[in-house]
The RNA shown here (small-subunit ribosomal RNA) has 1365 nucleotides and comes from an uncultured prokaryote. Its mean pLDDT, the model's own confidence on a scale to 100, is 83.

RNA sequence: AUGAACGCUAGCGGGAGGCUUAACACAUGCAAGUCGAGGGGUAACAUUGGAGCUUGCUUCAGAUGACGACCGGCGCACGGGUGAGUAACGCGUAUGCAACCUACCUCAAACAGGGGGAUAGCUCAGGGAAACCUGGAUUAAUACCCCAUAAUAUUUAGAUUUGGCAUCAGAUGGUAAUUAAAGAUUUAUCGGUAAUAGAUGGGCAUGCGUUAGAUUAGCUAGUUGGUAAGGUAAUGGCUUACCAAGGCUACGAUCUAUAGGGGGUCUGAGAGGAUGAUCCCCCACACUGGUACUGAGAUACGGACCAGACUCCUACGGGAGGCAGCAGUAGGGAAUAUUGGUCAAUGGAGGCAACUCUGAACCAGCCAUGCCGCGUGAAGGAUGAAGGCGUUCUGCGUCGUAAACUACUUUUACAUGGGAAGAAACGUUUCUUGCGAAGAGCUAUGACGGUACUAUAAGAAUAAGGACCGGCUAACUCCGUGCCAGCAGCCGCGGUAAUACGGAGGGUCCGAGCGUUGUCCGGAAUUAUUGGGUUUAAAGGGUACGUAGGCGGGGUAAUAAGUCAGAGCUGAAAUCCUACAGCUUAACUGUAGAACUGGCUUUGAAACUGUUACUCUUGAGUAUGGUAGAGGCAGGCGGAAUUUAUAAUGUAGCGGUGAAAUGCAUAGAUAUUAUAAAGAACACCGAUAGCGAAGGCAGCUUACUGGACCAUAACUGACGCUAAUGUACGAAAGCGUGGGUAGCGAACAGGAUUAGAUACCCUGGUAGUCCACACCGUAAACGAUGCUCACUCGUUGUUGGCGAUAGAUAGUCAGCGACCAAGCGAAAGCGUUAAGUGAGCCACCUGGGGAGUACGAUGGCAACAUUGAAACUCAAAGGAAUUCACGGGGGUCCGCACAAGCGGUGGAGCAUGUGGUUUAAUUCGAUGAUACGCGAGGAACCUUACCUGGGCUCGAAUGCUUCUGCAUAGAUCAGAGAUGAUCUUUUCCUUCGGGACUGAAUGCAAGGUGCUGCAUGGCUGUCGUCAGCUCGUGCCGUGAGGUGUUGGGUUAAGUCCCGCAACGAGCGCAACCACUACUGUUAGUUGCCAUCAGGUUAAGCUGGGGACUCUAACAGGACUGCCUACGCAAGUAGAGAGGAAGGUGGGGACGACGUCAAGUCAUCAUGGCCCUUACGCCCAGGGCGACACACGUGCUACAAUGGUACAUACAGAGGGUAGCGAACCUGUGAAGGUAAGCCAAUCUCAGAAAGUGUAUCUCAGUUCGGAUUGAGGUCUGCAACUCGACCUCAUGAAGUUGGAAUCGCUAGUAAUCGCGUAUCAGCAAUGACGCGGUGAAUACGUUCCCGGACCUUGUACACACCGCC
Repeated sequence: AUGAACGCUAGCGGGAGGCUUAACACAUGCAAGUCGAGGGGUAACAUUGGAGCUUGCUUCAGAUGACGACCGGCGCACGGGUGAGUAACGCGUAUGCAACCUACCUCAAACAGGGGGAUAGCUCAGGGAAACCUGGAUUAAUACCCCAUAAUAUUUAGAUUUGGCAUCAGAUGGUAAUUAAAGAUUUAUCGGUAAUAGAUGGGCAUGCGUUAGAUUAGCUAGUUGGUAAGGUAAUGGCUUACCAAGGCUACGAUCUAUAGGGGGUCUGAGAGGAUGAUCCCCCACACUGGUACUGAGAUACGGACCAGACUCCUACGGGAGGCAGCAGUAGGGAAUAUUGGUCAAUGGAGGCAACUCUGAACCAGCCAUGCCGCGUGAAGGAUGAAGGCGUUCUGCGUCGUAAACUACUUUUACAUGGGAAGAAACGUUUCUUGCGAAGAGCUAUGACGGUACUAUAAGAAUAAGGACCGGCUAACUCCGUGCCAGCAGCCGCGGUAAUACGGAGGGUCCGAGCGUUGUCCGGAAUUAUUGGGUUUAAAGGGUACGUAGGCGGGGUAAUAAGUCAGAGCUGAAAUCCUACAGCUUAACUGUAGAACUGGCUUUGAAACUGUUACUCUUGAGUAUGGUAGAGGCAGGCGGAAUUUAUAAUGUAGCGGUGAAAUGCAUAGAUAUUAUAAAGAACACCGAUAGCGAAGGCAGCUUACUGGACCAUAACUGACGCUAAUGUACGAAAGCGUGGGUAGCGAACAGGAUUAGAUACCCUGGUAGUCCACACCGUAAACGAUGCUCACUCGUUGUUGGCGAUAGAUAGUCAGCGACCAAGCGAAAGCGUUAAGUGAGCCACCUGGGGAGUACGAUGGCAACAUUGAAACUCAAAGGAAUUCACGGGGGUCCGCACAAGCGGUGGAGCAUGUGGUUUAAUUCGAUGAUACGCGAGGAACCUUACCUGGGCUCGAAUGCUUCUGCAUAGAUCAGAGAUGAUCUUUUCCUUCGGGACUGAAUGCAAGGUGCUGCAUGGCUGUCGUCAGCUCGUGCCGUGAGGUGUUGGGUUAAGUCCCGCAACGAGCGCAACCACUACUGUUAGUUGCCAUCAGGUUAAGCUGGGGACUCUAACAGGACUGCCUACGCAAGUAGAGAGGAAGGUGGGGACGACGUCAAGUCAUCAUGGCCCUUACGCCCAGGGCGACACACGUGCUACAAUGGUACAUACAGAGGGUAGCGAACCUGUGAAGGUAAGCCAAUCUCAGAAAGUGUAUCUCAGUUCGGAUUGAGGUCUGCAACUCGACCUCAUGAAGUUGGAAUCGCUAGUAAUCGCGUAUCAGCAAUGACGCGGUGAAUACGUUCCCGGACCUUGUACACACCGCC
């Protein structure tokens, strides 16, 4: 934007439009007639007259108005419809006809004399169902025929003259021949015949333009032309005969598909693209196909004939019909209207006219189909009402001045009145006028329509919806739902906090409409003429030669095709644009202008392009003289190597691999030597080199041969460039025929490898590789870069020439390379060898897949090659670069990471945790590293969250307010208890203000270990105590980003130094903190005791002392500070010195940015959801402790480095009043009784153990090991049955050092030995956290395993290799 359709909605008017599909079939009505002033006439109607009479009927008269059917004239070829066909002179545009026609109309002018025979009708007869037909008799004309007259007509002999474009045309005069006519009447006129001219309308011809397909490349016999004839209004193969063999075609013939064309319409800045409804012009068609007749005109929509399909009638013999006219019907379809009114106006046909006809036309009806206009009110009105919605909730915001209410207006609708223009011609008759179809007057005529318009009255009265609200895109919240239901134009939304789904409130945009769907253009520079590209994104042909074509150097002259300018004709009207005007405005309409960018003709210009002529030398070529080269082709020759054969020497292996085996070898291999044969390839030179159009080309040499470069400037004189179609060449593999075959070697065989191994590796081995001839015609045929020419800074290497000088060194031409300026490029990069700036030509591209596939065609022996789609499907595919991550990539480095060691786990029994199973319940959580002696640092009740049963419902607990002192406590009964009932008792402290406790009441906040750790806070684990992670400013890059942070060193360390487009800074590292190791000072009890004294069986027991140990405060000490070596420095090394300690002394706390949606809603807190006589609360009992099994973490062992018995030595750090408990007594013992001391350097737990000494056991299931079980006890506790610990006696299981695998540890460490504490009534503690005693081994080293850090590289990964595919 729309001829639209669909959904929801709908007040009015104006002016438009309305079968895009079935050119499907059609009922019914209407759409073309008219003329009596052409005719014969009289069927119907009317008038008049006559007759009959029944007085309102019958009949007569063409007498009058008129008129059915008939003859005749004109019309019916217009108007109206449709777009099937048609790719065409069909249409458009411009011309021509010297090759033509034209009824009605106009101008001027001539003529119309005489005669004749028929035929419709009517009438009579006949046939047929009907349509209709046949025959006899009779009749007229403006119907038909004959004669006369006749030329500016037609034909013809011939003359003069003019013009032209070939046939020819015009003019003048003239010879011979042929051909006309119609009348009517009211006397005004109308009509007729011939001919000329005009006008109008047509016919024909021509130039140019006019869709797609080459997977349509050849087409054509009336075909192309000629001669003659016929035919036509007219040219013409239009038709026929004869003759010739032409005609069209790559500038696309022929064939196929599609299509009416144009003015215009929509869109677009334009160029274009799409389209061809309504209106106008042209064409074609009229059921389908064909044919002619009539006519001025038709091959005729509402005419004819024939054939066909279909429908209808029928008496079965035969007939009738054609809505793509207006309405209408059926059907098709998403879809398109009334079987309306009128000829009033405009136009048409006939007529002298009146008039008749006119579904043309003008109007009305239906439809929001679109365009335009109007309205649905407007001013005030806050308690900002109620209500809805939201909320941060005693409140506020919003709908909202919105409503109610009070003044105002009345468009529109409704009602009642008035009421147009469109209509003046024709006609008639009166007048005027020289005439007239001129003028003036009078009169008649309106479908629309009582419509438009207008007046009055009442009253806000009669009138608002649709879509949307994540971004694009204007407009946001709540509830519901929970990857469901659904949305969606693209991106996408929805998995429990959805502005995206559905509803609501609010808002936004349009508004009698609003959305959706379809289609076209735009945006899309996304087919690029304007205006794109081709190294890597799609895209340069494998290469050359060359045809057509395209393009083409300097000068002079001519020409005027292109080009430019002027003029003329045309480009219909409508449309578009501008101005003005008419409807109240607008839409709409009118008038005028401009425009219609086009075509043709003509006149001129001559710069440029073209053409012609002459000329030039610089492009191109030639000549002469040189140069280099794996350029090509044919022949000859050569040596090394390999293999084979023969001979010899010689003996047991050879060969091969990661390791092997197959294979070869005692029939003598491999190895070595000699001789011989064969085929293929040419080491060194050799190159970052050379030659060639490309493919490609390598021993030496001979012959033949192509090209290139340089120098000279002698010759030709634009001879050039490019190149569709074409032709030639064209690696490897492959194919054909014939040779050849040493080595290598697809296929194949065997051996290995492997889960498999139709592979990689090995042993063999056929085609092939080689030669000749003939095919194939493709490659990552690559510089992924077509060819030619010109121009545009430099540096450097090299090949071949020339040439200056002096062998340095510069110069020049042609190549081959590297790096860069400008510029270009998305970037990477390119950069005189362009991917820069321009010119010319060719080839190719237009999202990915399907697919270089299918079909067709061509080529080929085949294999295949060339050409080359579509359906369908996706929303991407792709390029370059960036940052991470990753790599069975590289470099550097680190870590108990490996290695070197020591000790374990995995096997046994037990303890403990987990899985699984079981159960009424076995509460819940934690699950690779980073869950599993974890939350739990104490499950018999409690804890406890689980189960069973019994109970409570504002609740078991806490806070605030008021009052109370009947509370508390004790007792009895029922009950498993919670609980219930009864009885007794009747507060405490006080600074006198009040407070504590209890009960009651009131209200506010109940409660939840229910869900979500993927809504969260906080806390924690891990990478990792790894050395990293970032920022500001600057600089670089279009940008993402980079730089800094990389590099060279060094360190435990992004630690430090040096360098550097970076300069600085922050969080991390280190240090600051506390413990420990040494010393000093101060202090000296509960600790200590050297000296002095007292004292005991003994003992710091006492006086005393501060010396020592120790305690606990302060201070010192370590910093690569010193030395040597190395180094620029940082720093490193040294058994260095010194020192208690040496290079961070040792150990701890301390954990960057972040990762794992890691863990925890059951510590706590918390959003949302859920439960509320229960998912809350109380109680009793049970469970968390189960047990075919599996795993983790531990303890104890398996013994002699040991067990047992006796004796004996030395710690540290902790705990203690509901406690530790000495000592004494009892008990075999666990313990019990009595009881001192201690709120702790004072008393106590408390005896350390391994160790040491002596004795015994003597290698065994034991004097090892202690599980399990029996019996008896002790202690804690309301209570040890499920389910505690300990003691005594008895019992005495497995187990003899542990498979694959796996863990910890680098020094006071591992290993080993005991001690303590928290929790706690007690304890399942062998756990956890601490403490001290004894006290090792080993580290060559960084190849490998694991983890980590930095740099670099590749990437199709980014959920990031547990990826992608």